FMN riboswitch aptamer (RFN element) from Cryptosporangium aurantiacum, 132 nucleotides, folded computationally.
The model forms 97% of the base pairs in the Rfam consensus.
Its mean pLDDT, the model's own confidence on a scale to 100, is 82.
The source organism's lineage runs through Bacteria, Actinomycetota, Actinomycetes, Cryptosporangiales and Cryptosporangium.
The RNAcentral record of the sequence draws on Rfam and Ribocentre.
RNA sequence: ACGCGCGCUCCGGGGUCGGUGAAAUUCCGAGCCGGCGGUGACAGUCCGCGACCCGUGCGCCCUUCGGGGCAAGCGGUUGACCCGGUGGAACUCCGGGACCGACGGUGAAAGUCCGGAUGGGAGGAAGCGCGC
Numbered sequence: 001a002c003g004c005g006c007g008c009u010c011c012g013g014g015g016u017c018g019g020u021g022a023a024a025u026u027c028c029g030a031g032c033c034g035g036c037g038g039u040g041a042c043a044g045u046c047c048g049c050g051a052c053c054c055g056u057g058c059g060c061c062c063u064u065c066g067g068g069g070c071a072a073g074c075g076g077u078u079g080a081c082c083c084g085g086u087g088g089a090a091c092u093c094c095g096g097g098a099c100c101g102a103c104g105g106u107g108a109a110a111g112u113c114c115g116g117a118u119g120g121g122a123g124g125a126a127g128c129g130c131g132c
Base pairs, nucleotide, nucleotide: 002131003130004129005128006127009124010123016030017029018028019027032111033101034100035049036048037047038046044099045098053076054075055074056073059070060069061068062067081097082096083095084094085093103115104114105113
């Protein structure tokens, strides 16, 4: 240095102005935001991962014994980009023009408000142990 394990810790941004309306930070116009690892060079749109959701479910809890709840792991689902330039190399940079964004809630439809969430979790850092 590398691999495995352990606990600890860190770890998501963005609704501003105007319009319509009885009502909208949800609609319309303009503007705003971009998790983590990878990559011949920096990525919301490439390759993967995670969150949400669905199924299954080790195990745990409750029970009036009918049943109900939580849930490791596993499986599934899961959005969006092109053109030109530079270069040895870029769907990542520069220029131009586009596009995308879980679920529940709401006096009216939400990437941005409220909520599950003081949650979960990819991953990062240093530390300790073991292996090589």